[in-house]
Context: one part of a larger RNA
RNA sequence: GGUGCAUGGUGGAUGCCUUGGUACCAGUAGGCGAGGAAGGACGUGGUAAGCUGCGAUAAGCCUCGGGUAGCGGCAAACACGCUUUGAUCCGGGGAUUUCCGAAUGGGGAAACCCGGCUCCGGUAAUGCGGAGUCAUUCCGUACUGAAUACAUAGGUGCGGAAAGCGACACCAGGGGAAGUGAAACAUCUCAGUACCCUGAGGAAAAGAAAACAAUCCGUCAAUUGACGGACCAUUCCGUGAGUAGUGGCGAGCGAAAGCGGAUCAGCCCAAACCCCGGUGCUUGCACCGGGGGGUUGCGGGACCUCAAUACGGUACUUCGUAGAAUAGUUGAACGGUCUGGAAAGUCCGACCAUAGACGGUGAUAGUCCGGUAGGCGAAAUUCGAAGAAGGCCUCGAGGUAUCCCAAGUAAAGCGGGGCACGUGAAACCCUGCUUGAACCCGGGGGGCCCACCCCCCAAGGCUAAAUACUAACUGGUGACCGAUAGUGAACUAGUACCGCGAGGGAAAGGUGAAAAGAACCCCUGUUAGGGGAGUGAAACAGUACCUGAAAUCAUGUACCU
Numbered sequence: 001g002g003u004g005c006a007u008g009g010u011g012g013a014u015g016c017c018u019u020g021g022u023a024c025c026a027g028u029a030g031g032c033g034a035g036g037a038a039g040g041a042c043g044u045g046g047u048a049a050g051c052u053g054c055g056a057u058a059a060g061c062c063u064c065g066g067g068u069a070g071c072g073g074c075a076a077a078c079a080c081g082c083u084u085u086g087a088u089c090c091g092g093g094g095a096u097u098u099c100c101g102a103a104u105g106g107g108g109a110a111a112c113c114c115g116g117c118u119c120c121g122g123u124a125a126u127g128c129g130g131a132g133u134c135a136u137u138c139c140g141u142a143c144u145g146a147a148u149a150c151a152u153a154g155g156u157g158c159g160g161a162a163a164g165c166g167a168c169a170c171c172a173g174g175g176g177a178a179g180u181g182a183a184a185c186a187u188c189u190c191a192g193u194a195c196c197c198u199g200a201g202g203a204a205a206a207g208a209a210a211a212c213a214a215u216c217c218g219u220c221a222a223u224u225g226a227c228g229g230a231c232c233a234u235u236c237c238g239u240g241a242g243u244a245g246u247g248g249c250g251a252g253c254g255a256a257a258g259c260g261g262a263u264c265a266g267c268c269c270a271a272a273c274c275c276c277g278g279u280g281c282u283u284g285c286a287c288c289g290g291g292g293g294g295u296u297g298c299g300g301g302a303c304c305u306c307a308a309u310a311c312g313g314u315a316c317u318u319c320g321u322a323g324a325a326u327a328g329u330u331g332a333a334c335g336g337u338c339u340g341g342a343a344a345g346u347c348c349g350a351c352c353a354u355a356g357a358c359g360g361u362g363a364u365a366g367u368c369c370g371g372u373a374g375g376c377g378a379a380a381u382u383c384g385a386a387g388a389a390g391g392c393c394u395c396g397a398g399g400u401a402u403c404c405c406a407a408g409u410a411a412a413g414c415g416g417g418g419c420a421c422g423u424g425a426a427a428c429c430c431u432g433c434u435u436g437a438a439c440c441c442g443g444g445g446g447g448c449c450c451a452c453c454c455c456c457c458a459a460g461g462c463u464a465a466a467u468a469c470u471a472a473c474u475g476g477u478g479a480c481c482g483a484u485a486g487u488g489a490a491c492u493a494g495u496a497c498c499g500c501g502a503g504g505g506a507a508a509g510g511u512g513a514a515a516a517g518a519a520c521c522c523c524u525g526u527u528a529g530g531g532g533a534g535u536g537a538a539a540c541a542g543u544a545c546c547u548g549a550a551a552u553c554a555u556g557u558a559c560c561u
Base pairs, nucleotide, nucleotide: 001560002559003558004557005556006555007554008553009552015546016510017509020481021480022478023477024476025475026474027473028472029470030469031165032164039100040099041098042055043054044053046078047077050074051073061094062093063092064091065090066089070082071081072080105114106113107112115134116133117132118131119130120129121128136162137161138160139159140158141157142156143155144154170201171199172198173197174196175195181188185248215230216229217228218227219226220225221224235262236261237260238259239258245253246252266462267461268460273292274291275290276289277288278287279286280285281284297440299405300404301403302402303399304398305397306396312393313392314391316390317389318388319387323383324382325381326380328376329375330374334349335348336347338345350367351366352356358370359369360368411435412434413433414432415431416430417429418428421447442457443456444455445454446453497504498503517545520532521531522530523529
């Protein structure tokens, strides 16, 4: 020096554990904000650095309920207090709530600086202190009021609204890529995706046929017709179907009807005509405002005649019942024995069960504790079926052919876009430019176009449910993780730290059943470390604390060199 063994050290793997995560399900809720939010700064405790709570009334104040013996957060200790005259704690309501922040009196390098007006306090007076108020835009309203006579613009007061934030969620609209694929690449694709902007809601959007279709059933006649019936908004799921199509017919893209389900709900206007009021004036028209009327395609309505005043409906507003939410409460049934530090384990014998979910308790507990099944419960606030009140809506028949039935619209041409559909035979929808109808004897559609036939009525609007999402709250589940995993974060974590900044971003869990956390003695320069003693089942469980692998270090020993 090497190798092996043994005993220790170092180290923190492994096992076990879980307070934290993660995914999903169900329910609730789906908003907060000028009555000042979200988020912060600074304060606030007897001692107080951090976190939490709170706001100069500052780990809190008042009140109404619940609850019961302790309490003064995490978090010990000392001091001092509170509490059966009911504290702490839990829930409802209220008060307070510095400064910044939309931030809004003006300014500003956020948490600071400087003001006006009114009132109050203080001073001999000023300075000073306190309370309130003072941004902008829009809407309504009253008053006032230029150039300029009426008027208008403008101004002032009063009342109301808006703003900003929120989940990288969901929705609608306005804009809108490229990497990529096509084995290159340009049409095409990726994709109307990502991303940006605007707006809204608890959902949004869509929606009551200028639709789809041309079927099915029944009856009659007899192979194809007639009549009657069925079907009738939107949205979502399944199917149709990777079909029909589309496509440098490449890569790819990719329906619809129908059928089966979920859910179901239909309405209001404009116009004709009538009434009232106003304005303009060329005195009988035009326009405007209000009320009535009216809403359709077997055309409807106005108009004229006749008849009728009932039965219902409601998605609007208010009240708010049952009930629900926000504290709680009741809640069955077990003893002994043995082992052990400890019984829930063993053995013996019982019991409950609308409760044998789960968690805890010194090891594994239906019957020890909290609970669980099943019942019960609210002063206050909120939601709220049913119901009530108010509001709103709703019923005919015949006649006539005078009037009305949404115009720079429909449609056309040119250029684009959207439709699964790339210009194609390209219908249909939207529209930038140029044109530009009809008026019910009317008009649109049925995938060029024409005829026949059939369906429908555009150019105004509203509309629950079935559907999408989940930051938050409640309950639950897992062939999900178990501390290099699972969130970045089980712990003072978006912390420490890094960066001018945008931004990046850790490490770090475990004594024991219980601190019983080692009185006292000794070694010593020592508050280090250790040896005794003591506690404990265990101290090789001693706070550098469960287990304690490997690399590695030391000591001892055996063998080899």
Predicted 3D model of a 561-nucleotide part of an RNA (large-subunit ribosomal RNA, domain I) from a Kiritimatiellia bacterium. Its mean pLDDT, the model's own confidence on a scale to 100, is 83. NCBI's taxonomy places the organism under Bacteria, Pseudomonadati, Kiritimatiellota, Kiritimatiellia.